[in-house]
This record gives sequence, structure tokens and C1' cells, in this order.
RNA sequence: CAAGAGAAAGCCAAACCUGCCGUAAGGUAGGGACGAGGAAUCACAGAUUUCUUUGAAAUAGCCGAGUUGCCUUGA
Repeated sequence: CAAGAGAAAGCCAAACCUGCCGUAAGGUAGGGACGAGGAAUCACAGAUUUCUUUGAAAUAGCCGAGUUGCCUUGA
């Protein structure tokens, strides 16, 4: 640099419940575990959602791109 594998170990963590923040979508801490090979990061683009709507915001576990990481094999 390229290709590939994996839910066994380890890590992460949906729905749901409780507290807090927010008009809201939603976020956050704890519990929890549907899942997942980037479920790491990033709001650049598309898509969807919210509102104090011609603007502002949210979702990265919606899809794609960028950056970056572990294991195996080859050069």
C1' cells in the first nucleotide's frame, strides 16, 4: 500500500425506564441490550425531522464522501 475476515474475547450500544437540559426534534448521566466490522470521528452532500420559520436547529445506529483505528494475508 492492497485485499480479506470476525459478534469467540474485548469494546460500543437500539428500544424501553429514571433524573437533568431544550419550545421541540433531540441531547446527556445511570440502568438495559436490539444489534453492529468501524455502531470511531466528521453536519461536506443527499435524505428525514423540529421550531421562536425566508432563518435557526436535530439525526453519524438513514445513505454516501473525508479523516482515522484493531486483526489476518500478500507485496